[in-house]
Context: one part of a larger RNA
Molecule: large-subunit ribosomal RNA, domain II
Organism: Ulnaria acus
RNA sequence: AUCAACAAGUUUAUUUUAGUGGCGAGCUUAAACAAUAUUCAUGUGUAGGCAAAAAGAAAUUAAGUUUUAAAUUGCAAAAUAGUCUCUAAAAUAAGACCCGAAACUAAGUGAUCUAAUCAUGAACUGGUUGAUAUUUAUUUUUAAUUGAAUUAAGGACCGAACUCGUACAUGUGGCAAAAUGUUGAGAUGAUUUGUGAUUAGGGGUGAAAGGCCAAUCAAACUUAGAAAUAGCUGGUUUUCUGCGAAAUCUAUAUAAGUAGAGUGUGCAAAAUCUGUAUUUAAGGGUAGAGCUCUAAUUAAACAAUGGGGAUCCAAAAUCUUACUGAAUUUAUUAAAACUUCGAAUAUUAAAUAUCUUGAAUUUUGUGCAAACAGACUAUAAGUGAUAAGAUUUAUAGUCAAGAGGGAAACAGCCCAGAUUAAUUGUUAAAGCCCUAAAAAAUAAUUAAGUGCGUAAAUAUUAAAAAGAUAAUUACAAUCAAGAGAUAGGCUUAGAAGCAGCCACCCUUUAAAGAAAGCGUAAUAGCUCAUUGGUUCAAUUUUUUUAAUAUGGAAAUGUAUAAGGACUCAAAUUAUUUGCUGAAACAGUAAAUUUAAACAAAUUGGUUUAAAUGGUAGCAGAACGUUCUGUAUAUUUAAGAAGAUCUAAAGCAAUUUAAAUUGGAGAUAUCAGAAGUGAUAAUGUUGAU
Numbered sequence: 001a002u003c004a005a006c007a008a009g010u011u012u013a014u015u016u017u018a019g020u021g022g023c024g025a026g027c028u029u030a031a032a033c034a035a036u037a038u039u040c041a042u043g044u045g046u047a048g049g050c051a052a053a054a055a056g057a058a059a060u061u062a063a064g065u066u067u068u069a070a071a072u073u074g075c076a077a078a079a080u081a082g083u084c085u086c087u088a089a090a091a092u093a094a095g096a097c098c099c100g101a102a103a104c105u106a107a108g109u110g111a112u113c114u115a116a117u118c119a120u121g122a123a124c125u126g127g128u129u130g131a132u133a134u135u136u137a138u139u140u141u142u143a144a145u146u147g148a149a150u151u152a153a154g155g156a157c158c159g160a161a162c163u164c165g166u167a168c169a170u171g172u173g174g175c176a177a178a179a180u181g182u183u184g185a186g187a188u189g190a191u192u193u194g195u196g197a198u199u200a201g202g203g204g205u206g207a208a209a210g211g212c213c214a215a216u217c218a219a220a221c222u223u224a225g226a227a228a229u230a231g232c233u234g235g236u237u238u239u240c241u242g243c244g245a246a247a248u249c250u251a252u253a254u255a256a257g258u259a260g261a262g263u264g265u266g267c268a269a270a271a272u273c274u275g276u277a278u279u280u281a282a283g284g285g286u287a288g289a290g291c292u293c294u295a296a297u298u299a300a301a302c303a304a305u306g307g308g309g310a311u312c313c314a315a316a317a318u319c320u321u322a323c324u325g326a327a328u329u330u331a332u333u334a335a336a337a338c339u340u341c342g343a344a345u346a347u348u349a350a351a352u353a354u355c356u357u358g359a360a361u362u363u364u365g366u367g368c369a370a371a372c373a374g375a376c377u378a379u380a381a382g383u384g385a386u387a388a389g390a391u392u393u394a395u396a397g398u399c400a401a402g403a404g405g406g407a408a409a410c411a412g413c414c415c416a417g418a419u420u421a422a423u424u425g426u427u428a429a430a431g432c433c434c435u436a437a438a439a440a441a442u443a444a445u446u447a448a449g450u451g452c453g454u455a456a457a458u459a460u461u462a463a464a465a466a467g468a469u470a471a472u473u474a475c476a477a478u479c480a481a482g483a484g485a486u487a488g489g490c491u492u493a494g495a496a497g498c499a500g501c502c503a504c505c506c507u508u509u510a511a512a513g514a515a516a517g518c519g520u521a522a523u524a525g526c527u528c529a530u531u532g533g534u535u536c537a538a539u540u541u542u543u544u545u546a547a548u549a550u551g552g553a554a555a556u557g558u559a560u561a562a563g564g565a566c567u568c569a570a571a572u573u574a575u576u577u578g579c580u581g582a583a584a585c586a587g588u589a590a591a592u593u594u595a596a597a598c599a600a601a602u603u604g605g606u607u608u609a610a611a612u613g614g615u616a617g618c619a620g621a622a623c624g625u626u627c628u629g630u631a632u633a634u635u636u637a638a639g640a641a642g643a644u645c646u647a648a649a650g651c652a653a654u655u656u657a658a659a660u661u662g663g664a665g666a667u668a669u670c671a672g673a674a675g676u677g678a679u680a681a682u683g684u685u686g687a688u
Base pairs, nucleotide, nucleotide: 001688002687003686004685005684006683011094012093013092014091015090016089017088018087019086021084022083023082026050027049028048032044033043034042054061055060064075065074097235098234100232104225105224106223107222108221109220115199116198117197118196119195120194121193122192123191124189126158127157128156129154133150134149135148136147137146162186163185164184167182168181169180170179201217203213204212205211238622239621240620241619242618243617248261249260250259251258252257264368265367266366267365268364269363270362271361272360275354276353277352278351279350280349281348282347288341289339290338294335296333298331299330300329301328306323307321308320309319310318311317374399375398376397377396378395379394380393381392382391383390404415405414406413419590420589421588424586425585426584430580431579432578433564434563435562439577440576441575442574443573444572445571451566457550458549459548460547461546462545463544464543465542466541467540468539469538477534478533479532480531481530483507484506488502489501490500513528516527517526518525591612592611593610594609595608596607597606598605623677625674626673627672628671629670633667634666635665642661643660644659646657647656648655649654
C1' cells in the first nucleotide's frame, strides 16, 4: 500500500414540550402481598403525588391577602381542566457519540546495567632516566670542594598486555538499538579488575555533565484511583423530499468557548397587507459653498502696549525710533471635531395608480437549532505613504452554501439561478481568419506589429475652426542692388555697422539698421533686414481634436493578444444588417410538492396554477440488516441459503427473475425489539 472483518448519540432515573389513549373535578398507585407461573401479564394494596385557592416569615385570614394607624403598592382572583399510561424530541445527573495527552496520587518492585562506598582477592612484558642516602678516593688543621662506586625515588619517560575513546573513513532496515578499520591517550597509579555486600524514587549516587539509578531519567518501573480531564485535533456508517442560515450586537479571568438578542426551521393561532411608480407632507445639516462665529492664513493701512535713546540729580512729563505690533479697517486664502447658507439621494407618513388575495407579508406563543475566525468587488470614509491580495466602519452585490456560458487558465468580475429526459428552437454576456461554433458592408485613421500597460513635455501625420496675404502678381526660387556723410562720439595699443559705454540723427534713393549673424590683431570679406527685374497660382499664421513615436524602465525565457498569424486588417473610430452562443427563455414528454376546484368519502383519482441550486441546520417519508411473534403455516434434493453473471422494475436506498455453481435449510405479510448500514479516525486485527 491493497483486500477482508471489527469500529462511534447508548442505558437508567428525573423534568419539560408535543402527540396518543383511559378516566375526568378529579386522576393515579409505590413498596409489598396472592394465585397461575421461567418471565411478561392479572388481582389486592389509597401510604404518597399532582390538580381543584390564594396571600403572608408566620400566627392567621380567605376571593382575597400582605405592608400600615389607615391607604397606595406587591402577589392572587373575576369562572373551570386536570391527571395517569405509552410514543417522540430535548435538558439534567451519571464515562454519556468514539479515539487521543503531558501530568497528579497511592501501594509496591528494582544497584546482575550504571554511580559511590565497604570487605576480600588478582593484574601491570621490556627498555630509559637516575632524586636521596651510604661507602670510598682526593685535597685539607677541620669543614667545604671534586671524582668514583653502590642504592633506586617519581600521580617521572618510551612502549605491549590492560583500561580509555582523539581525529578521519566505513556503517546508518548495520556485524552492532553505538560497531569496524586506520590513527590516538594513560599504562606503579586520584591505576585497572574478579567475587560478595550497602545506599531506592522528591529518594539515592554524583572529581557536577541535570550525569547515572537494568536499551527508560528536569523525578525509574509495575499495578491501582481510571473510561483522570481536554472550551483542542481527528473521526462519526443507507436513500429520497420540503424549507434553509450565520460569521453581527451586548456581556464574559472573555477573545479557538459560552449566554441573551438578531438571522433558520417545525407546530399552533391570529392579523392585513406586501412590491413598484407618481404626488403631497415631514425632519435634517452631508456634498457643495461660504467666512457671520471659533481656530488658522497672506499683504497693506492705522496703531495701543512694550523695548532702546535724549532732555533730567531723581521721579513725573515731553520728545524721539534699528525694533515689537494687540485691536480696528481694506483686500486674500481656508477647516473631520467652523457655519450667515445648503442640495441630490436616502428615511418616515398619507393619498392615487398598478400588481397581488398568495407557495404573500407580518405578529404572538411554543419545540429544536446552527452561528457569533468571514472573503473579494463597487461606492463613501478612517488608519497607512491617497502603499498592500493591508486594516477598520457604512451601503449594495457575489462567493461562502451556486452548477452552467464568457473573461486562455482564474471562489469573490460580466451574463445567468441547474426538478428529470432528448441530436427541438430563440436569445444573454461574449464573440464570428485558423486552433474553434459563427460576417459581411460603407466611410475614415494608423505604419508604430501601434493594436497588445500609464503622465507632463517634445516631434510627426491627418482633420476641423478662426484669421492673414495673393493677377495692384503673393509664398518659394533665380538675377541684381543692399549706398553716402562716416572709421558717428567716447574708450582703447587698435575698436572702421558687429569687445564695451552714449546716442541711434541726416542725405541719396526703387530700397538699404550709425546694423540681425559669420568673420579680421584692426581693416578686408560673406550673408540678413530692405528694394527692383524674371517667373508662377495659390501661400501662410494660430488654436483645437485624433493617431503614432520619444519619454519608457529589472532582475532564468517570449512573460501586459492564449498561440499561429494579421497591414485599403484578422488593428482603431463611426454607422448598418446578419449569424454563433448557456443547465437562461420557449416548445415536447414525465416526476414530485403545495394551493384551489371537481368527484369520491379509508389511502387514492382528475383538472388548473405556481413551485422544486443548496453547506451548517430544522422538518417529513422510506429502503435494507439480525432476532421474536404470525409459523404445528408456506417453501425446499423435481435442489434452500450463499456465490458468479445477465436482464427487467423503482427518483433512490433496493427489489424481482433467468442461467451457472452450490448442497441443506430458508421465509412472505403485518407487527415488535435492536450490539441495525463505513471510501476516510497518521483507526484496530488478520492476510498478501